[in-house]
Formats: sequence, C1' cells, structure tokens
RNA sequence: UGAAAAUGGCAAACUUGCCGAAAGGCUAGGACGCAAAGUUAUGGGCCUAAAGCAUUUAUGCUAAGGUCGCCAGACCGCCGGA
Repeated sequence: UGAAAAUGGCAAACUUGCCGAAAGGCUAGGACGCAAAGUUAUGGGCCUAAAGCAUUUAUGCUAAGGUCGCCAGACCGCCGGA
C1' cells in the first nucleotide's frame, strides 16, 4: 500500500427459538456487503428509558443499558504488491 490473484474468514435485511423493561444480544438458517465487518465502549455520535427524578398522572429528563457493520483512538493480525 490493496491493482490483479490464492487460501480461507465474517455475515446486513428477513425468519426460528431463547434472554432482556426496551434498545439490543445469543442461536440456527440466510447473504446485503466487508481487507480488519478482528478485539476494546476510551472520546464523539446514535438507539433505548427499567430504576431514579420532576410534574399537569401519562408525559418529560436522565445510562449504571446498548451500538466497534456510525466516526475517531488504542491493541493485535492473513495474503499479495512496492
């Protein structure tokens, strides 16, 4: 550094079952895509709002909950080119 390749890898939407208040996660199928779509919630963004707080009592605020397949940072790594 990712033009052309090889070997392999991951798996969006959707569906099944389970967990969860929800967001979402896990599992099995399934492939939209991905050269870090490997790991990590550290910073920002975004999602949810159970508990808590407020009040006009069904709404508002709020992350100790999520998201790394939103962007940075950190750590680590296969193959090829130079």

Notes: c-di-GMP-I riboswitch aptamer from Paenibacillus endophyticus, 82 nucleotides, folded computationally. The RNAcentral record of the sequence draws on Rfam. Model confidence (mean pLDDT): 89 of 100.